[in-house]
RNA sequence: GGUCCUGUGGUGUAGUGGUUAUCACGUGCCCUUCACACGGGCAAGGCCGCCGGUUCAAUCCCGGCCAGGACCU
Numbered sequence: 001g002g003u004c005c006u007g008u009g010g011u012g013u014a015g016u017g018g019u020u021a022u023c024a025c026g027u028g029c030c031c032u033u034c035a036c037a038c039g040g041g042c043a044a045g046g047c048c049g050c051c052g053g054u055u056c057a058a059u060c061c062c063g064g065c066c067a068g069g070a071c072c073u
Base pairs, nucleotide, nucleotide: 001072002071003070004069005068006067007066010025011024012023018056027043028042029041030040031039049065050064051063052062053061
């Protein structure tokens, strides 16, 4: 330098163009316990890497850029 893949809460993830984006772990509070752990309940936390385009409507489709990865040279 070229081709391809990926980018979604703190971490890992789901999500066929249509209601304020799913689940698990983690975090906080409550219940339970003498206490801790386990278990149960509730809550906070992302507006989807950035900028444009298509569309009535974009996390989803298209382009560019950025970051990470794989392969080739």
Transfer RNA from Mesorhabditis belari, 73 nucleotides, folded computationally. Rfam family: tRNA. Rfam classes the family as a transfer RNA. Its family is annotated with triplet codon-amino acid adaptor activity in the Gene Ontology. The sequence is in RNAcentral, with records from Rfam.